[in-house]
Context: one part of a larger RNA
RNA sequence: UUGGGCGUAAAGGGCUCGUAGGUGGGCUGAUUAGUCGAAAUUGAAAUACAAUGGCUUAACCAUUGGAACGGUUUCGAUACUGUCAGUCUUGAGUGAAAUAGAGGUAAGUGGAAUUCCUGGUGUAGCGGUGAAAUGCGUAGAUAUCAGGAGGAACACCAAAGGCGAAGGCAGCUUACUGGAUUUAUACUGACACUGAGGAGCGAAAGCGUGGGUAGCGAACAGGAUUAGAGACCCUGGUAGUCCACGCCGUAAACGAUGAGCACUAGGUGGUGGGAGAUUCGACCCUUUCACUGCUGGAGUUAACGCAUUAAGUGCUCCGCCUGGGGACUACGAUCGCAAGAUUGAAACUC
Numbered sequence: 001u002u003g004g005g006c007g008u009a010a011a012g013g014g015c016u017c018g019u020a021g022g023u024g025g026g027c028u029g030a031u032u033a034g035u036c037g038a039a040a041u042u043g044a045a046a047u048a049c050a051a052u053g054g055c056u057u058a059a060c061c062a063u064u065g066g067a068a069c070g071g072u073u074u075c076g077a078u079a080c081u082g083u084c085a086g087u088c089u090u091g092a093g094u095g096a097a098a099u100a101g102a103g104g105u106a107a108g109u110g111g112a113a114u115u116c117c118u119g120g121u122g123u124a125g126c127g128g129u130g131a132a133a134u135g136c137g138u139a140g141a142u143a144u145c146a147g148g149a150g151g152a153a154c155a156c157c158a159a160a161g162g163c164g165a166a167g168g169c170a171g172c173u174u175a176c177u178g179g180a181u182u183u184a185u186a187c188u189g190a191c192a193c194u195g196a197g198g199a200g201c202g203a204a205a206g207c208g209u210g211g212g213u214a215g216c217g218a219a220c221a222g223g224a225u226u227a228g229a230g231a232c233c234c235u236g237g238u239a240g241u242c243c244a245c246g247c248c249g250u251a252a253a254c255g256a257u258g259a260g261c262a263c264u265a266g267g268u269g270g271u272g273g274g275a276g277a278u279u280c281g282a283c284c285c286u287u288u289c290a291c292u293g294c295u296g297g298a299g300u301u302a303a304c305g306c307a308u309u310a311a312g313u314g315c316u317c318c319g320c321c322u323g324g325g326g327a328c329u330a331c332g333a334u335c336g337c338a339a340g341a342u343u344g345a346a347a348c349u350c
C1' cells in the first nucleotide's frame, strides 16, 4: 500500500459555522467530454513464437508463416456520468398563524440562611470528637430578642421534566435577542449534504489588571491519631471561589457511539403541538407530527449488548487506528505573559 476496522479490545476531531474539494432530486431536449465497440486506421524492421534450412552441433544466421502490441486517429452507439438549455416540486428555504422552554445578554429586585457589628436579657460555660485537645468565653461568650452591614447561593415547585451545537443553563421582574415545533397552505425552484485548511464558541483549574470577600477553602499553622502521619478527624486560615475586561484552549469535553439522507415487527411511559369522536365540562378514547425514556423481535455483535434515538440494511463526505513500553516524551515549528497547549519521532527493550 491493499485489506480490515473505530460503544467496551488501538481508533469519532470537545462543539458549531464555513472555503477549496468530494458527492448530489424528477422530467425533456441538445452535445458526445467521460464511457462503450467481433468497426476501420495506424501501431516500421529487428526481437518473441512455429516450421524448414545453413555453419560437424550449439550459440548464431537465413527463409517462410501466423500472431501479438499499452495506445493514436476516424467512424459509430447514447443507457449512465458530465456540460449546456428548458421545465417540475417531493429535498432545501421564505412568508402567515399559533405554541412550549433553567436558550443567551443586560438592568433591576425578593425572602430564607450563614457570618460580622450595635443594643437588651442572661451566666459559666461553649465548641468539637470514636474519645479528646488546640480554639472561643467573666474584657461577659454560647443561648435568646431587636436593629444594622455585607457577600454568595437560590429551599419547596422539581421530574428517568425542559432548553441549547457542545461546554452548559434554575428565585422573581423588565428590555433586547438566537433557535425549535405544529397547522394550513402561498411563494422561490435543487438554492442541497459533507467539509482538508480557516474562523468562532468552549467546564473546572490557572494567569494578567482593577474591584469584592459572607460562607467554603488548596497552601500554611496548631490539636489529635499513629511506630511514623508531610494524610484521613478537629480548630484556624491565605490564594481561590464572586464581578468587569483580557488571556489560557484543556477534561472520563462520555451516549467512551462524527454529520446527513433513506429503509427495516412491536409493546409501554413522559414533554410540546394538530385533528377526529364524545361529553355540561375537565378527563378518557382514536389518530397524526416533533422531541425524550424503558422494554423487546428480526438482524447484528467476540461477547456484553444494540435494536426506527441502531451498534440493523444501504449511500455521500470528513476525522482517526495499525503490538506493549520508551512516549499525552525528545528535537524542531506554531501559539501563550507564564503555566503550558498543538503537532510529534527515534535509539533501545519485551
Base pairs, nucleotide, nucleotide: 004321005320006319007304008303012318014201015200016199017198021194022193023192025088026087027086028085029084030083031082033081034080035077036076037075039074040073042071049065050064051063052062053061054060091191092188093187094186096183097182098181099180103177104176105175106174107173108172109171110154115149116148117147118146119145120144121143125136126135162169163168206247207246208245209244210243211242215241216240220236221235222234223233258317259316260315261314262313263312266295267294268293269292270291271290272289273288274287275286276285299306300305323350324349325348332343333342334341335340
The part of an RNA shown here (small-subunit ribosomal RNA, central domain) has 350 nucleotides and comes from an uncultured Fidelibacterota bacterium.
The full RNA is in RNAcentral, with records from SILVA.
Its mean pLDDT, the model's own confidence on a scale to 100, is 86.